This is a predicted structure of a 156-nucleotide RNA (c-di-AMP riboswitch aptamer (ydaO/yuaA leader)). The model forms 92% of the base pairs in the Rfam consensus. It matches the Rfam family "c-di-AMP riboswitch aptamer (ydaO/yuaA leader)". Its family is annotated with regulation of gene expression and cyclic-di-AMP binding in the Gene Ontology.
[in-house]
RNA sequence: UUCUUUCAAUCGCUGAGUGCUCUAAUACAGAGCAGCGGGGGAACCACUCAGGGUCUAACGAUCCUACAUUGGGGUGAAUCCGGUAGUGUAUACCGGUAGGGCGACUCCUUCGUCCGAAUCCGUCAGCUAACCUCGUAAGCGUUACGGGAGAGACUU
Repeated sequence: UUCUUUCAAUCGCUGAGUGCUCUAAUACAGAGCAGCGGGGGAACCACUCAGGGUCUAACGAUCCUACAUUGGGGUGAAUCCGGUAGUGUAUACCGGUAGGGCGACUCCUUCGUCCGAAUCCGUCAGCUAACCUCGUAAGCGUUACGGGAGAGACUU
């Protein structure tokens, strides 16, 4: 001097997941306020309503046939399609894709690049004012001096 790795701080990224106060105070646990986010929940609107026989004044009751659990719904960008392996299933992998993020102020645009998961409720939920209720985690480390417009800061 260069390269690689680790740690700390600053800064930054995905995400709703931040700030403050009290108790305690060697710590841990807890409670509350604000901000942000989610779920349930009227009217109106939307969606749904199987057919036949018998009894009954009617409301309804009962029988048969058919259909339906191959349920349905929530958080989230994370849906859907095709292929290979597997006897089949489960599962794994490959290639796409609706959609979503990053490249350090905001918007538009070009280019590049990445994700395209997971999980919860438990037979049940459309929208939804009032109202009720829950969460406030977890995980990480990009940089094209790109173009255009705008804003701000610093220096002179």